RNA sequence: GGCAGCCCACCAUCUAAUCGUCGCAAGAUGAGCCGGGGAACCACAGAAGUACCGGGGUGAAUCCACGAGUCAGUGGUAGGGAUUGCUUCCGUCCCGAACCCGUCAGCUAACCCGGCCGGUGGUCACGUGGAAGGAA
Repeated sequence: GGCAGCCCACCAUCUAAUCGUCGCAAGAUGAGCCGGGGAACCACAGAAGUACCGGGGUGAAUCCACGAGUCAGUGGUAGGGAUUGCUUCCGUCCCGAACCCGUCAGCUAACCCGGCCGGUGGUCACGUGGAAGGAA
C1' cells in the first nucleotide's frame, strides 16, 4: 500500500415492522402504522348429481404450458420493487417466495385480540436513462 473478514455508528433501501417515556437490563407503557376476530343491512341460501381431495389467513408472490418423476426444472403470467429529494408516463433491470390457523371465521358499528421482524447496499470524487408536471 492492497485484498478479505469482523464489530460499532451513520445514511439509504424492501417491509406495517418506526418513534417517545420509565428501566442497568429484562421488560413495561404511550403514539403511529399494520393484521385478525366481531352486529344490523347486504351477500350467501333452493333442487338434482358427483366428489371427500375440507375450509380459511398473512404476503406482490396467482395462474398456465411443457418437462421430469426420485425429478423439483424451463418458458410465460396476474401482481410487485428499483431506476439517485417528489409524481406520472416511456424505456431498462429485478421479484413473482415462504409461512400460519386447525374442521372454524362473508361483509361488519360498538367491542375484543395480536404484530412492529427480517433482509440488502454504502472508501472518496464526478456522474447518475428519457419526457412531462410539480416543488423549492
The RNA shown here (c-di-AMP riboswitch aptamer (ydaO/yuaA leader)) has 136 nucleotides and comes from Actinoplanes nipponensis. Its mean pLDDT, the model's own confidence on a scale to 100, is 79.